This is a predicted structure of a 77-nucleotide RNA (c-di-GMP-I riboswitch aptamer) from a Gemmatimonadales bacterium. Of the family's consensus pairs, 95% are formed in the model. NCBI's taxonomy places the organism under Bacteria, Pseudomonadati, Gemmatimonadota, Gemmatimonadia, Gemmatimonadales. The sequence was found by an Rfam model in a public genome assembly. Its Rfam family is "c-di-GMP-I riboswitch aptamer". Its family is annotated with cyclic-di-GMP binding in the Gene Ontology.
RNA sequence: CUCUGCUCAGGGCAAACCGCCGGUGACGGCGGGGCGCAAAGCCAAGGGUCUCGUUCGCGAGACAGCCGGCUGCCAGA
Numbered sequence: 001c002u003c004u005g006c007u008c009a010g011g012g013c014a015a016a017c018c019g020c021c022g023g024u025g026a027c028g029g030c031g032g033g034g035c036g037c038a039a040a041g042c043c044a045a046g047g048g049u050c051u052c053g054u055u056c057g058c059g060a061g062a063c064a065g066c067c068g069g070c071u072g073c074c075a076g077a
Base pairs, nucleotide, nucleotide: 002077003076004075005074012037013036017032018031019030020029021028022027035065041070042069043068046067047066048063049062050061051060052059053058
C1' cells in the first nucleotide's frame, strides 16, 4: 500500500415503536428503545427516492441506515 472481517482491544453508532419539541410536508432535534451496522464517520456536488409549490417548463426542500464520493480504528493475509 492492497484485500479480507473468522478471531482480539477500546469500544462506537442506533431501525421500528413511544414521549416532548420544531416543520404545511418529506423529515429533523432531545429522551427512552435496539432492528441492525466495520465506516450506520463526513459529504445533498452526481444518480435515485420522497415532500411542498407550480404558469407543468420548473422552483424550493428532505433523505448519507439506497447507489455514489472522501476519510478512518483494530485484527488477519